[in-house]
RNA sequence: GACUGCGUAGUUCAACGGAUAGAAUAGGAGUUUCCUAAACUCUAGAUAUGGGUUCGAUUCCCGUCGCGGUCA
Numbered sequence: 001g002a003c004u005g006c007g008u009a010g011u012u013c014a015a016c017g018g019a020u021a022g023a024a025u026a027g028g029a030g031u032u033u034c035c036u037a038a039a040c041u042c043u044a045g046a047u048a049u050g051g052g053u054u055c056g057a058u059u060c061c062c063g064u065c066g067c068g069g070u071c072a
Base pairs, nucleotide, nucleotide: 001071002070003069004068005067006066007065010025011024012023013022018055027043028042029041030040031039048064049063050062051061052060
């Protein structure tokens, strides 16, 4: 340099083009306990970025950025 895969909560993963973008775990608060742990209840938190298609985009298309792979 060419081609290619991936990018969503702190982390690990979901989401036939249409639901308030969900779950687990971690974080915060509470109940319980002599204390801690465990258990239970509540709570906050995310679509890499710019454009396009569409009535509607996490999803489809293009560019850019980042990470990985193959080839040179």
The RNA shown here (transfer RNA) has 72 nucleotides and comes from Dyadobacter sandarakinus. The same sequence occurs in records of 46 taxa. It matches the Rfam family "tRNA". The family's RNA type in Rfam is transfer RNA.